A computed fold for a 340-nucleotide RNA from Maribacter antarcticus DSM 21422, annotated as Bacterial RNase P class A.
Its Rfam family is "Bacterial RNase P class A". The family's RNA type in Rfam is ribozyme. Rfam links the family to the GO terms tRNA processing, ribonuclease P activity and dimeric ribonuclease P complex.
The sequence was found by an Rfam model in a public genome assembly.
RNA sequence: AUAGCAGGCCACCUUAUCGCUUCCUGCUGAACUUGUUUCAGUAGGAAGAGGAAAGUCCGGACACCAUAAUGCAGUAUAGCGGGUAACGCCCGUCCGCCGUCAGGUGAGGACAAGUGCAACAGAAAGCAAGUACAGUUCGGCUGUAGUGAAACCAGGUAAACUCUAUACGGUGAAACGUCAUGUAAACCGGUGUCCCGAUAGCAAUCGGGAAAGGGCUGCACGCCCGAGCCGAAGGGUAGGCGGUUAGAGCCUUUGGGCAACCACUGGCCUAGAUAAAUGAUAAGGCGUCUCUGAACCUAGUUCAGAGUAAACAGAAUCCGGCUUACGGCCUGCUUUUUUA
Numbered sequence: 001a002u003a004g005c006a007g008g009c010c011a012c013c014u015u016a017u018c019g020c021u022u023c024c025u026g027c028u029g030a031a032c033u034u035g036u037u038u039c040a041g042u043a044g045g046a047a048g049a050g051g052a053a054a055g056u057c058c059g060g061a062c063a064c065c066a067u068a069a070u071g072c073a074g075u076a077u078a079g080c081g082g083g084u085a086a087c088g089c090c091c092g093u094c095c096g097c098c099g100u101c102a103g104g105u106g107a108g109g110a111c112a113a114g115u116g117c118a119a120c121a122g123a124a125a126g127c128a129a130g131u132a133c134a135g136u137u138c139g140g141c142u143g144u145a146g147u148g149a150a151a152c153c154a155g156g157u158a159a160a161c162u163c164u165a166u167a168c169g170g171u172g173a174a175a176c177g178u179c180a181u182g183u184a185a186a187c188c189g190g191u192g193u194c195c196c197g198a199u200a201g202c203a204a205u206c207g208g209g210a211a212a213g214g215g216c217u218g219c220a221c222g223c224c225c226g227a228g229c230c231g232a233a234g235g236g237u238a239g240g241c242g243g244u245u246a247g248a249g250c251c252u253u254u255g256g257g258c259a260a261c262c263a264c265u266g267g268c269c270u271a272g273a274u275a276a277a278u279g280a281u282a283a284g285g286c287g288u289c290u291c292u293g294a295a296c297c298u299a300g301u302u303c304a305g306a307g308u309a310a311a312c313a314g315a316a317u318c319c320g321g322c323u324u325a326c327g328g329c330c331u332g333c334u335u336u337u338u339u340a
Stems, first nucleotide, its partner, number of pairs: 001336001003334008012285007020048012032035001050312001054323002057321005062172004070220003074168005079093005094108001095106004109163002114161002116157002131145005176242004188231004194209006213225004249268003254263003289307008
């Protein structure tokens, strides 16, 4: 210098003006609920979209079914050990494959539990047999040749069916909870409305049981609700609040560990919209790249000037991963070549 491998960081910066959302503080006004209330305005302050927010592929937190099991089916994982709330994820290590190497990658348990598959060629592709030749104890019993990837009763294949071990309920924030408003549980059809006791009796009410019917999960079982249920048709509403962001959180000190990571120390608070805010303008700058010019012996390097922020891309309950897209810089390692 060239070509690669692995990892990390940033993903514009500064100033000014104007604008948007949320929260805090103060002031003013209005309302009624007379209060640290609600609404509006105004002044000041703080914060405000990623490293993937994407994919919706895995695992969870949370909420409901719901009181919560068992078996089957089904799905997923698969060397060994460790990490984690957990995982199909991460770390280490063994083996296989790819690569000269640094490295990358693996659907990496079992073929004597069973069933399958292997074109063509070949006599024949499975507890099957039997072409040619030779030997023979005359039994395809033994050997050689030939075809083929594979031919003495074999080997290959399980991202072939299957077997083994382990794990797994479903739905999903439009979950769910709560408040207000409003109507008609109108009308029609089908089916069901049982028993016992108490309240003096009918009626009515309460309690206990049976039971049509229903729910949980794909099926069974089991559990729960239970006098209504099924069908058609019609009416009203679709508004507010919570969930909603203080966390399996982030940075850091020390120690343990090859590492993933764990424990300890000190500190920080960093959107919460609800049709969806987080922006616009101006000036300058840094970085990268392009062009021009100059110096140097060439490659190329340095300096100056001009232009240029140009990639992928926008939170929507939240978190840990994986996968995919992509601009710039830095560090370490490997191969080849050249110079000293």
The prediction has a mean pLDDT of 76.
Of the family's consensus pairs, 98% are formed in the model.